[in-house]
RNA sequence: UCAUCAUGAGGGGUAGAGGGACACGGCCCGACGAAGCCCCAGCAACCAGUUCUCGCGAACCAGGUGCUACAUCCGGCCCGGACGAGAGUCGAUCCGGGGAAGAUGA
Numbered sequence: 001u002c003a004u005c006a007u008g009a010g011g012g013g014u015a016g017a018g019g020g021a022c023a024c025g026g027c028c029c030g031a032c033g034a035a036g037c038c039c040c041a042g043c044a045a046c047c048a049g050u051u052c053u054c055g056c057g058a059a060c061c062a063g064g065u066g067c068u069a070c071a072u073c074c075g076g077c078c079c080g081g082a083c084g085a086g087a088g089u090c091g092a093u094c095c096g097g098g099g100a101a102g103a104u105g106a
Base pairs, nucleotide, nucleotide: 001106002105003104004103005102010040011039012038013037014036018029019028020027022076024075025074026073041068042067043066045065046064047063049060050059051058052057072101077098078097079096080095081094082093083091084090085089
């Protein structure tokens, strides 16, 4: 820089209090053991490989990374609409769209 992020996928050992990216606000998970580390297993996002295809692409595979609570857990910034209050507009109520930031791959 580009692409994707509403799908999918768990156990054991160790360890001993936190964790879910953040200036933050919520809401969840955690001694019925959090994070971290190790082993095995699984998933299939990208790359690689194989087959098919004019090509786009599809299927297979599980090699390289990655991932395996809750939509990137939800919001946070901007726009529009609905709803409520009220006459200026406001509201962390809901819906839709776009950004920012983050994560992963090339």